[in-house]
RNA sequence: UCAGAUCGCCGGGCAGCCGCGCUGCCGCAGGUAACUGCGGCGGUGAGGAAAGUCCGGGCUCCACGGAAAGACGGUGCCGGGUAACGCCCGGCGGGGGCGACCCCAGGGACAGUGCCACAGAAAACAGACCGCCCGCCGGCCGCGAGGCCAGCGGGUAAGGGUGAAAAGGUGCGGUAAGAGCGCACCGCGGCGCCGGCAACGGCGGCGGCACGGCAAACCCCACCGGGAGCAAGACCAAAUAGGGACGGCGCGCCGCUUCGGCGGCAGACGGUUUCCGGGUCAGUCGUCCGGGUAGGUUGCGCGAGGCGCUUGGCGACAAGCGUCCCAGAUGAAUGGUUGCCUCCGGGCGCAAGCUCGGGACAGAACCCGGCUUAUAGGCGGUCUGACGCC
Numbered sequence: 001u002c003a004g005a006u007c008g009c010c011g012g013g014c015a016g017c018c019g020c021g022c023u024g025c026c027g028c029a030g031g032u033a034a035c036u037g038c039g040g041c042g043g044u045g046a047g048g049a050a051a052g053u054c055c056g057g058g059c060u061c062c063a064c065g066g067a068a069a070g071a072c073g074g075u076g077c078c079g080g081g082u083a084a085c086g087c088c089c090g091g092c093g094g095g096g097g098c099g100a101c102c103c104c105a106g107g108g109a110c111a112g113u114g115c116c117a118c119a120g121a122a123a124a125c126a127g128a129c130c131g132c133c134c135g136c137c138g139g140c141c142g143c144g145a146g147g148c149c150a151g152c153g154g155g156u157a158a159g160g161g162u163g164a165a166a167a168g169g170u171g172c173g174g175u176a177a178g179a180g181c182g183c184a185c186c187g188c189g190g191c192g193c194c195g196g197c198a199a200c201g202g203c204g205g206c207g208g209c210a211c212g213g214c215a216a217a218c219c220c221c222a223c224c225g226g227g228a229g230c231a232a233g234a235c236c237a238a239a240u241a242g243g244g245a246c247g248g249c250g251c252g253c254c255g256c257u258u259c260g261g262c263g264g265c266a267g268a269c270g271g272u273u274u275c276c277g278g279g280u281c282a283g284u285c286g287u288c289c290g291g292g293u294a295g296g297u298u299g300c301g302c303g304a305g306g307c308g309c310u311u312g313g314c315g316a317c318a319a320g321c322g323u324c325c326c327a328g329a330u331g332a333a334u335g336g337u338u339g340c341c342u343c344c345g346g347g348c349g350c351a352a353g354c355u356c357g358g359g360a361c362a363g364a365a366c367c368c369g370g371c372u373u374a375u376a377g378g379c380g381g382u383c384u385g386a387c388g389c390c
Stems, first nucleotide, its partner, number of pairs: 001386010012341007020045011047361001051372002054370005059229004064277006072225005077091005092106001093104004107220002112218002114214003129160002131156006138149004168186006187209001188207002191204005233298004243289007252265005267281001305324008343358006
């Protein structure tokens, strides 16, 4: 200097004028008051994704409570972080890259079922198309050794072909020709020792050893999960029709009685099944038609909160100390305008400068922790490779 990898930040600024939402204080007016209106001063007011609604929670309500099972759904190597997670951090194994780094839906294929099209001889306890070797027999050539072609029988899976994948790979020996047939190394299986919390790794023997792949196929195993959701819920005011029809299950038994009732047993429905416990004591569940109100207050922001420093940790993060209050609307608030500055691009110009244009993705609506997607332009840190110079 060029090319790359990874992490983080900003994403317009300042000033004046006018105008908005919430809120604190002061003054004036109305009102018994709550409160309302006007004016003044002060504070504050959209995001890194507010988006997607994909996860996890806080919070609210519901099921009479507890336990177990099932159904359904989710996660899937090990260890840690966190309120928790399918997230984050660190590691292991596999793959890609010269490298910095990046990617993996990462438990199980001897629990079972299923699939592997086409091509190919053959696609799982699966084979002989072209071939190679031996024997028999026939024909041709040759002095002979032997060579070529066709048929039958036997041996073979090393060579070639097909395919995503073909009875481990490379090499040597051996054989009629071959083959883990034997050997060496690699791979695979199992054993022992060592290191590590562990996933796993290393070392040393033993065994010729292969019973393929797919579970992002059904499934098996381990672990986790009640449902619904701020349009949840609470309160106030007002109005109507405590409306009508149909269906399922149930409305029981015994004893006493002063005839009022009392006591005992059982019993439908109440989010799947079973068990246990408790309460109530005749209703309960479902469908359809029709009617009223859809107004106000609250929930609604002090939080698993932000920022800074210190300590511990490879890190995610944790603890301590200090400091700050940073939106609460409800057809939905932050806008308009002027000037200067700034960033980017074009044109003119030697330059100074002049001029024109532009500044992305995009707006809270209960809140928080993540993931994913979109993003003009700019800045910074660390690391890798190549070339050159000192």
This is a predicted structure of a 390-nucleotide RNA (Bacterial RNase P class A) from Rhizobium sp. Q54. It matches the Rfam family "Bacterial RNase P class A". About the family: Ribonuclease P (RNase P) is a ubiquitous endoribonuclease, found in archaea, bacteria and eukarya as well as chloroplasts and mitochondria. It is annotated as a ribozyme. The sequence was found by an Rfam model in a public genome assembly. Lineage of the source: Bacteria > Pseudomonadota > Alphaproteobacteria > Hyphomicrobiales > Rhizobium.